[in-house]
The RNA shown here (transfer RNA) has 72 nucleotides and comes from a Planctomycetota bacterium. The source organism's lineage runs through Bacteria, Pseudomonadati and Planctomycetota.
RNA sequence: GGGGGUGUAGCCCAACGGGAAGGCGCCUGCUCCGCAAGCAGGAGACUGUGGGUUCGAUUCCCACCACUUCCA
Numbered sequence: 001g002g003g004g005g006u007g008u009a010g011c012c013c014a015a016c017g018g019g020a021a022g023g024c025g026c027c028u029g030c031u032c033c034g035c036a037a038g039c040a041g042g043a044g045a046c047u048g049u050g051g052g053u054u055c056g057a058u059u060c061c062c063a064c065c066a067c068u069u070c071c072a
Stems, first nucleotide, its partner, number of pairs: 001071007010024003018055001026042005048064005
């Protein structure tokens, strides 16, 4: 320098173009002498950045950024 992959909550990880699911963790309550476990409830992601297409974009297109991999 060129090709591919990945980027979504504190961490991990889903999502046929129709307003983002789940697990761990966190908070509250119940339970317990207490902790943990268990049960019930709750908060938290404008989806790497900027544009474009579309009535509508996590999803499709373009550029850029970061990480990763391959080639030279």
It matches the Rfam family "tRNA". By type it is a transfer RNA. Gene Ontology term of the family: triplet codon-amino acid adaptor activity. RNAcentral holds the sequence, with entries from ENA.